[in-house]
RNA sequence: CGAGUGAGCCGGAUGGUCGCUUGCCCUGUCCAUGCAGGGCGAGAGGAAAGUCCGAACUCGAUAGGGCAGAGCGCUGGGUAACGCCCAGGUGCCGCGAGGCAACGGAAAGUGCAACAGAAAGCAUACCGCCUAUGUCUGUCCCCCCUUGAGAGGACAGGCAGGCAAGGGUGAAAAGGUAGUGUAAGAGACUACCGCACGGCGUGGUGACAUGCUGUGGCUAGGUAAACCCCGCUCCGAGCAAGACCAAAUAGAGGGACACGCCUUCUUUGACAUGAGAAGGCACGGGUUGCCCGCCCGAGAUCCCCGGGUAGGUCGCAAGAGGCAUUCAGCAAUGGGUGCCCCAGAUGAAUGACCAUCCUCGACAGAAUUCGGCUUACAGGCUCGCUCGUCUC
RNA sequence: GCCCCCGUCGUCUAGAGGCCCAGGACGCCACCCUUUCAAGGUGGAAAUCGCGGGUUCGAAUCCCGCCGGGGGCACCA
Numbered sequence: 001c002g003a004g005u006g007a008g009c010c011g012g013a014u015g016g017u018c019g020c021u022u023g024c025c026c027u028g029u030c031c032a033u034g035c036a037g038g039g040c041g042a043g044a045g046g047a048a049a050g051u052c053c054g055a056a057c058u059c060g061a062u063a064g065g066g067c068a069g070a071g072c073g074c075u076g077g078g079u080a081a082c083g084c085c086c087a088g089g090u091g092c093c094g095c096g097a098g099g100c101a102a103c104g105g106a107a108a109g110u111g112c113a114a115c116a117g118a119a120a121g122c123a124u125a126c127c128g129c130c131u132a133u134g135u136c137u138g139u140c141c142c143c144c145c146u147u148g149a150g151a152g153g154a155c156a157g158g159c160a161g162g163c164a165a166g167g168g169u170g171a172a173a174a175g176g177u178a179g180u181g182u183a184a185g186a187g188a189c190u191a192c193c194g195c196a197c198g199g200c201g202u203g204g205u206g207a208c209a210u211g212c213u214g215u216g217g218c219u220a221g222g223u224a225a226a227c228c229c230c231g232c233u234c235c236g237a238g239c240a241a242g243a244c245c246a247a248a249u250a251g252a253g254g255g256a257c258a259c260g261c262c263u264u265c266u267u268u269g270a271c272a273u274g275a276g277a278a279g280g281c282a283c284g285g286g287u288u289g290c291c292c293g294c295c296c297g298a299g300a301u302c303c304c305c306g307g308g309u310a311g312g313u314c315g316c317a318a319g320a321g322g323c324a325u326u327c328a329g330c331a332a333u334g335g336g337u338g339c340c341c342c343a344g345a346u347g348a349a350u351g352a353c354c355a356u357c358c359u360c361g362a363c364a365g366a367a368u369u370c371g372g373c374u375u376a377c378a379g380g381c382u383c384g385c386u387c388g389u390c391u392c
Numbered sequence: 393g394c395c396c397c398c399g400u401c402g403u404c405u406a407g408a409g410g411c412c413c414a415g416g417a418c419g420c421c422a423c424c425c426u427u428u429c430a431a432g433g434u435g436g437a438a439a440u441c442g443c444g445g446g447u448u449c450g451a452a453u454c455c456c457g458c459c460g461g462g463g464g465c466a467c468c469a
Stems, first nucleotide, its partner, number of pairs: 001388010012357007020043010045363001049374002052372005057238004064292004069234005074088005089103001090101004104229002109227002111223002126167002128163003133160009175193006194218001195216009242314004251305001253304004257299001260281008283297005307468003321340008358361001393465007402418004410449001420436005442458005
């Protein structure tokens, strides 16, 4: 200098004028709230977005258990919690700095694998290889005076049989190299390498790594973002939650729903009967699918159909808050100390104009609040590291 | 604001790992029939399965992330 990689940060700046929302103070009016004027402050984001996770908070007279269901899934740590973050392990990618991974279990079971292919899971022989073995056919030789038959031999071909080395199919086909062996071959056997499993160590909290030794000729294939198994987590709804105040109207109307039996006690003078209470068994409703349990028993029930108001206050911003510094830790993060108060609207504010400057400005705007993730984003800055080339 | 649901030819839809470079109906185009039109018959075109990644040998289908569209939720008696 070029190419790259990781982490962090910024997101036009300064000044003025006029507006808008809001907090506090002062003045005026007013009994007060409020209203008007003035002064001093504050006023969008790194994603305010998607609403994808996790919580806080609030509500539920039913908030409990089990099944079902949903989510998560290497190890250790962090955290209020998480599917997030940090560190590490393993695998893959990259020359490297580094990056990526839904990364438990396929020797619990079930399923699936189109087409092609011989065969797709406790498989098989299409091409091919073999003539050692059996058998058949042909030719030749031998035997023979000649011919024929028979015995024997050689060669060629077919069938039976053997093989799984090679070819071919496929996403995927039973480990590799060398040798022995054989008719041809093959972990069939041997050596080395690899693999699986077991034992004993060593290092590590652990995932795991590594050494020695033994066993197995090597079986146990892929798929769990297929069912499933194992482990862990999960009650539901959501600030239009919910609380209070005020105003107005018509619950006027239609529909669904068990109301039964037994025991004991009290009471009416007593049996009966009636009334009431408690308990049990049924029945119905609720508990967002089922069962148990619990609650209720014609109701603060559910559905339909109508009516009224669409006003105010709180929830609502001092918080798992920021900034600086220090300590512990590799880090995420946590502890201590000091300082600060930093949007809060409800038709919903955060803008317009002017001046100067520059690199001429992207994605985009709060709505209960936090912690994350994901997605969008012009351009710029800082630091660490890697590779290549050149020069000293 | 909060919570749900859905995206397949022009339109309505089938599909639920391979038999699907996706089937059907209506519509469209061409030809036949008819003097002509309609009806009828024959044939044809028409789909990046909303988009981008991933799992798998293989994805419209399973998983994740975006994009677009639709719906519901106020209080009082």
This is a predicted complex of two RNAs, RNase P RNA and transfer RNA, with 469 nucleotides together.
It holds a member of the Rfam family "Bacterial RNase P class A". The family's RNA type in Rfam is ribozyme.